[in-house]
Large-subunit ribosomal RNA, domain V from uncultured archaeon A07HN63, 584 nucleotides, folded computationally. The coordinates come from a structure-prediction model, not an experiment, and the mean pLDDT is 82.
Context: one part of a larger RNA
RNA sequence: CUGGAGACCCCCAAGGGGAAGCGAAGACCCUAUAGAGCUUCACUGCAGGCUGUCGCUGAGACGUGGUCGCUACUGUGCAGCAUAGGUAGGAGGCGUUACAGAGGUACCCGCGCUAGCGGGCCACCCAGCCAUCAUUGAAAUACUACCCGGUAGUGACUGCGACUCUCACUCCUGGCGGAGGACACCGGUAGCCGGGCAGUUUGACUGGGGCGGUACGCGCUUGAAAAGAUAUCGAGCGCGCCCCAAGAUUUCCUCACUCGGGUCGGGAACCCGAGGCAGAGCGCAAGAGCAAAAGGAAGUCUGACAGUGACAUUCCCAACGAGUGUCGCUGACGCGAAAGCGUGGUCUAGCGAACCCACAAGGCCUAUUGAUGAGGCCUGUGGAUGACAGAAAAGCUACCUUAGGGAUAACAGAGUCGUCACUCGCAAGAGCACAUAUCGACCGAGUGGCUUGCUACCUCGAUGUCGGUUCCCUCCAUCCUGCCCGUGCAGAAGCGGGCAAGGGUGAGGUUGUUCGCCUAUUAAAGGAGGUCGUGAGCUGGGUUUAGACCGUCGUGAGACAGGUCGGCUGCUAUCUAUUGGGGG
Numbered sequence: 001c002u003g004g005a006g007a008c009c010c011c012c013a014a015g016g017g018g019a020a021g022c023g024a025a026g027a028c029c030c031u032a033u034a035g036a037g038c039u040u041c042a043c044u045g046c047a048g049g050c051u052g053u054c055g056c057u058g059a060g061a062c063g064u065g066g067u068c069g070c071u072a073c074u075g076u077g078c079a080g081c082a083u084a085g086g087u088a089g090g091a092g093g094c095g096u097u098a099c100a101g102a103g104g105u106a107c108c109c110g111c112g113c114u115a116g117c118g119g120g121c122c123a124c125c126c127a128g129c130c131a132u133c134a135u136u137g138a139a140a141u142a143c144u145a146c147c148c149g150g151u152a153g154u155g156a157c158u159g160c161g162a163c164u165c166u167c168a169c170u171c172c173u174g175g176c177g178g179a180g181g182a183c184a185c186c187g188g189u190a191g192c193c194g195g196g197c198a199g200u201u202u203g204a205c206u207g208g209g210g211c212g213g214u215a216c217g218c219g220c221u222u223g224a225a226a227a228g229a230u231a232u233c234g235a236g237c238g239c240g241c242c243c244c245a246a247g248a249u250u251u252c253c254u255c256a257c258u259c260g261g262g263u264c265g266g267g268a269a270c271c272c273g274a275g276g277c278a279g280a281g282c283g284c285a286a287g288a289g290c291a292a293a294a295g296g297a298a299g300u301c302u303g304a305c306a307g308u309g310a311c312a313u314u315c316c317c318a319a320c321g322a323g324u325g326u327c328g329c330u331g332a333c334g335c336g337a338a339a340g341c342g343u344g345g346u347c348u349a350g351c352g353a354a355c356c357c358a359c360a361a362g363g364c365c366u367a368u369u370g371a372u373g374a375g376g377c378c379u380g381u382g383g384a385u386g387a388c389a390g391a392a393a394a395g396c397u398a399c400c401u402u403a404g405g406g407a408u409a410a411c412a413g414a415g416u417c418g419u420c421a422c423u424c425g426c427a428a429g430a431g432c433a434c435a436u437a438u439c440g441a442c443c444g445a446g447u448g449g450c451u452u453g454c455u456a457c458c459u460c461g462a463u464g465u466c467g468g469u470u471c472c473c474u475c476c477a478u479c480c481u482g483c484c485c486g487u488g489c490a491g492a493a494g495c496g497g498g499c500a501a502g503g504g505u506g507a508g509g510u511u512g513u514u515c516g517c518c519u520a521u522u523a524a525a526g527g528a529g530g531u532c533g534u535g536a537g538c539u540g541g542g543u544u545u546a547g548a549c550c551g552u553c554g555u556g557a558g559a560c561a562g563g564u565c566g567g568c569u570g571c572u573a574u575c576u577a578u579u580g581g582g583g584g
Base pairs, nucleotide, nucleotide: 008584009583010582011581012580013579014578017576018575019574021571022570029405030404031403032402034401035400036397037396038395039394042200043199044198045197046196048193049192050191051190052189053188054187055186058165059164060163062161063160064159065158066157067156068155069154070153071152072151073150074149075148085147086146087145088144089143092130093129094128101126103125104124105123107120108119109118110117111116169180170179171178172177203216204214205213212233217239218238219237220236221235222234240388241283242345243344247301248300249299250298251297252296253295255279257275258274259273260272261271262270281290282289284350286348287347288346305331306330307329308328309327310326311325312324313323333342334341335340356383357382358381359380360379362378363377364376365375366374412459413457414455415454416453418452420448421447422446423445424444425443429439430438466541467539468538469537471533472530473529474528475527476526479504480503481502482499483498484497485496486495487494507519508518509517510516547565548564549563550562551560552559553558
């Protein structure tokens, strides 16, 4: 000097790896004492319907009830003169020819338990008849008054049944008139039906939510780390009663078990003796406590009483209700000779506010006053809220909405590695003998981060989700090809191992499939990772919206990791990275 390549700066073009690219306060999931649409045997109501009743709404007669009044009657357990309704008064009452008469006989009527009772008739007789006395729980229808059950008649009021009418009212009609008719319509009121409609509710905890459970009110032990307190859907168990004795008191006694002895009698029945601090028992969980007792037995009782306080606990250390316990005072009691003990059960569980209802005893109040009734207040007891300091309360939503949440799930990541994959240690055994050619139990130690779990740490003002396809890079725990070793390696073909990731690892059938099964080849048809590489590259078969069908479930709205058909894939590339071209 010529040619080529590279670095740097700039420009043009390209396809889209990255900017967890842009787009939209995630539609999935959860939460909210947030909505809405729908459902129903959720709750509470409202339309609407049915029926009764009242008003509009009047007349007549029939039948049959109710209440009250009047008249006339009626009332049978047994015993007993005999058909005694109840209570009270009660020793007399009624009658003797007047138009009128007690009683008896005959006849007629009504009732009837067939005993008789009541009424009528005067045909006959005619001066007494009934009670007081004996039987009965109760004494005379002798007489009087009141009342009860029943029967008949009658009056007032009223109900019901069926009927007739015409005048309200209704309908037809131009009118006359006709049809219906106190019904219907309309209005008031009461009961029932009443998702047709409306307003609402449908809890919380929770290793996401749901399903399950209750860890939602209490008691004991442990966790609990020797004061007290102390969490988890920690571990082990209980309570929502029971008991008039299983309570109070006084007196007496001592258990379980073992040993020795005793007719039936034995391993165990009952009796005697000895030992026996508790190994028994105390209504029920556990713990604590208890022996002349808190255990066992007997006597007498009701202190398991009424009223009123304080303290403690519930609720450590702040406050807090109901409940619970302890210690008193007053009154009345029980047991005991007395001292004393007794405000239930040896102690710790056995429980519940206000409103409302019921009950109890007394007091007070209300509507002018009195009485009665009703209502209210004061005190106590009982009735329940167990989601237990206590709203009156069912579901669906894939038609869905809003506010939020990575405080909380599904994908992916991260952590972990039980599970999974792989390796190693030891070597019982198989291998004709022989652990280690080959296979290798039990047990133990690891590596990896591929499977499935667990956790909930990043992301819910969005990081596009299965499979396929396209294209590229990496790992080695190597399927083939290369080198080497052992062999139960003659050779050939194998089997096992060591080094090795340069290259290769294909095509079909079925299925959305990953995977798997199958077919014919092949040297071989390896495994894994890269946000289960790759949707600002494609596809969209599957899953996972709205439509629809089936099965099953549900009363239903609807639901179903059950099936089935259909169902949108946005983005003009700023930076960076890469590729191609050009200039300096």

Rfam family: Archaeal large subunit ribosomal RNA. The family is grouped with related families in Rfam's "LSU clan". The family has 91 seed sequences and 2,955 matches in Rfam 15.1.